[in-house]
RNA sequence: GCUGAUAAAGGCAAACCCAUCGAAAGGUGGGGACGCAAAGCUACCGGUCUACAGACGGCAAUCGUCCAUGACAGCGGGGUCGCCAGUG
Numbered sequence: 001g002c003u004g005a006u007a008a009a010g011g012c013a014a015a016c017c018c019a020u021c022g023a024a025a026g027g028u029g030g031g032g033a034c035g036c037a038a039a040g041c042u043a044c045c046g047g048u049c050u051a052c053a054g055a056c057g058g059c060a061a062u063c064g065u066c067c068a069u070g071a072c073a074g075c076g077g078g079g080u081c082g083c084c085a086g087u088g
Stems, first nucleotide, its partner, number of pairs: 001087004011036002016031006034074001040080003044077003047072003054066004
């Protein structure tokens, strides 16, 4: 440098449940394992989700539409760091 096996030192942890933060999406901690060879980190690009506030509509609503500055790294790509094993 390349590859990722029915191997292996180890690692992570979906759904669901409990607690907690949040308007929500969702986050965090505990339990739990569907899976993961970067399911480590990073919102840079695309994508997705949410809509308290704001804008518009409406007589009005706990209504409708729009909207990221919020969120997702376990949606894809990029960037970056790295374990084990095999191999050159």